[in-house]
């Protein structure tokens, strides 16, 4: 003096699908809300939650994509180090640079 990662403050940014079912509610139907189970995840929507905040993974697009699985879906896995995407500050450790001391 710089410093990933980690912890904090303030600021910001983001998703919220799928399947089944109901002595329910809307609709002519078709389908739709609202509850429950159940799948995957941090989160499946109103929570002072969860996650993310310069990027090789918060998240959007590509995309009604391609391969595999599943009842069934971004459910894995490609794409994909693609493109686009929200910061500042201060703190511990450890690391490194550099001046002086002192052996």
């Nucleotide at each position: 003096u710089c410093u990933a990662a980690c912890c904090a403050u303030u600021a910001g940014g983001g998703g919220u699908g799928u399947g089944u079912u109901g002595a329910c509610c809307c609709g002519g139907c078709a389908g739709g809300g609202c509850g429950a189970c159940a799948c995957u995840g941090a989160g499946a929507a109103c929570a002072a939650a969860c996650c993310c905040u310069u990027a090789a993974a918060a998240c959007c697009u590509g995309a009604a994509c391609c391969g595999g699985a599943u009842c069934a879906u971004g459910c894995c896995g490609g794409c994909g180090g693609a493109g686009g995407g929200a910061a500042a500050u201060g703190g511990a450790c450890g690391g490194u640079u550099c001046a002086c001391u002192u052996c």